[in-house]
Molecule: Bacterial small signal recognition particle RNA
Organism: Planctomycetota bacterium
RNA sequence: GUCCGGUCCCACGCGGUGGGCCGGGUCCGAACCGGGUCAGGCCGGGAACGGAGCAGCCCUAAGGUCCCCGGCUCGAGCGCGAGGUGCCCGGACCUU
Repeated sequence: GUCCGGUCCCACGCGGUGGGCCGGGUCCGAACCGGGUCAGGCCGGGAACGGAGCAGCCCUAAGGUCCCCGGCUCGAGCGCGAGGUGCCCGGACCUU
């Protein structure tokens, strides 16, 4: 000096990961001013029954969900891939 390999650096692709946001799902969610069913009690009735209806239970609204799925975005001493410039490290060869 050349070549090969390697750490590091740079940008790119894929994946993962942390934050933010969006959509969907699950679940929670009403003393009364939502719905359904309405024990008890109350009211009407001679009675049979009927009525309004609190609690309870069920469904759901506003709202929430540290869980699941997907998307967008930001980030970096995450991994892999194929590259780029270069210092350095290792090896081979050549030259002095």